[in-house]
RNA sequence: AGCUUGGUAUUAGCGCCUGGACCCAUGGGGUUGACGAGGAUAGGGGUUCUCGAAAGAUUCGGCGGAUGCUCCUACGUGUUACCUACACGAACGUUGUGACAAAUAUGAGAACAAUCUCAAAACAGAUACAUAGCGAAGGAAUUAU
Repeated sequence: AGCUUGGUAUUAGCGCCUGGACCCAUGGGGUUGACGAGGAUAGGGGUUCUCGAAAGAUUCGGCGGAUGCUCCUACGUGUUACCUACACGAACGUUGUGACAAAUAUGAGAACAAUCUCAAAACAGAUACAUAGCGAAGGAAUUAU
């Protein structure tokens, strides 16, 4: 330095449980406690922090955290190389179209049970993405884009 094997981490709709609910059948032990999608320029402040699915209501309640939103500063991106302004954050806005989920239910397995694990199939919305259309200020400079 390379190869092989094993472990841990790469985390964030995420973790936890002293209430509640539920199970065992009991001085106690256990289960549940949000289903996925999406989300990070840096620092600081504030904030009960996005989207839909299912159920037909304990996805109740609480604690901690959080990539959200918002304000300030810095840096950067876009029309536009420079200045001001505006919008934005691997980076302009807007409209149309397209593709993308898991749980539940079903089946199999585990457990005395509450319940848990796995399998194949179906069905969202928001952001972003792909694609098409439309739109994106003023000044200065004068080919430096």
Notes
A computed fold for a 145-nucleotide RNA, annotated as glmS glucosamine-6-phosphate activated ribozyme aptamer. It matches the Rfam family "glmS glucosamine-6-phosphate activated ribozyme aptamer". About the family: This entry contains a glucosamine-6-phosphate activated ribozyme that is found in the mRNA for GlmS. GlmS is an enzyme that uses fructose-6-phosphate and glutamine to generate glucosamine-6-phosphate. The ribozyme catalyses self cleavage of the glmS mRNA that is thought to regulate GlmS activity. The coordinates come from a structure-prediction model, not an experiment, and the mean pLDDT is 76.